[in-house]
RNA sequence: AAGUGCUUAGCUUAGUGGGUCUAAAGCACUGGUCUCAUAAGCCAGAAAUCGUUGGUUCAAAUCCAAUAGCACUUA
Numbered sequence: 001a002a003g004u005g006c007u008u009a010g011c012u013u014a015g016u017g018g019g020u021c022u023a024a025a026g027c028a029c030u031g032g033u034c035u036c037a038u039a040a041g042c043c044a045g046a047a048a049u050c051g052u053u054g055g056u057u058c059a060a061a062u063c064c065a066a067u068a069g070c071a072c073u074u075a
Base pairs, nucleotide, nucleotide: 001074002073003072004071005070006069007068010027011026012025013024019058029045030044031043032042033041051067052066053065054064055063
């Protein structure tokens, strides 16, 4: 320098044949319950406009373009 892949909640991931109403789960976190107490279990809750910007569309996490970061491959 070129190519390929990835980027979604604090962390790890699902969802990428565009559709209806709020983006789903586990762990972590907060409150409650239980316990002499802690942990575990159980109940409830908060948290992401999906890397960023722009475009297409009635409608975009999902399609297109540019760009940033990371990983791998080639030279």